Predicted 3D model of a 71-nucleotide RNA (transfer RNA) from an uncultured Erysipelotrichaceae bacterium.
């Protein structure tokens, strides 16, 4: 250069057009002599701009980051 995957929460991952889910993880609580654990609860995310729709993480472009494969 050229073709190809990926991109969601702090982290690992679901979502295939109609209010963003889960586990850990943080915080805050109940329990304990303190702690761990375990239970309750709480913040918290769609990599960036555009276009298609009544409605987009989801579809299309394109740009950026990483990853593989050709040379």
């Nucleotide at each position: 250069a050229g073709g190809g995957g990926u991109g969601u929460a702090g982290u690992u991952u679901a979502g295939u057009g109609g209010c963003a889910a889960a586990a850990c993880a943080a915080c805050g609580g109940u329990c304990u002599c303190c702690a761990a654990a375990a239970c309750c609860g709480u913040u918290g995310a769609u990599g960036g701009g555009g276009g298609u729709u009544c409605g987009a993480u989801u579809c299309c472009c394109u740009c950026c980051a990483c990853c593989c494969c050709u040379g």
Overview:
It matches the Rfam family "tRNA". Rfam describes the family as follows. Transfer RNA (tRNA) molecules are approximately 80 nucleotides in length. Gene Ontology term of the family: triplet codon-amino acid adaptor activity. Its mean pLDDT, the model's own confidence on a scale to 100, is 84.